[in-house]
Molecule: transfer RNA
Organism: Deltaproteobacteria bacterium
RNA sequence: GGCGCCAUAGCCAAGUGGUAAGGCGACGGUCUGCAAAACCGUUACGCACCGGUUCAAAUCCGGUUGGCGCCUCCA
Numbered sequence: 001g002g003c004g005c006c007a008u009a010g011c012c013a014a015g016u017g018g019u020a021a022g023g024c025g026a027c028g029g030u031c032u033g034c035a036a037a038a039c040c041g042u043u044a045c046g047c048a049c050c051g052g053u054u055c056a057a058a059u060c061c062g063g064u065u066g067g068c069g070c071c072u073c074c075a
Stems, first nucleotide, its partner, number of pairs: 001071007010024003018055001025043006048064005
């Protein structure tokens, strides 16, 4: 230098055009003499960033940033 894959909540992670699953954690509640456990509720206004396409984009297209891998060149 070229090519490919990946980037989603505090953490892990599913979803690949049509309302962003789930688990852990956190917070509130029920229960309990107090706790723990269990159960219930809440917890992303938005998917690394900037543009584009579309009625509609986490998803498709272009670019950028970061991570990983492969190839090439130099030493």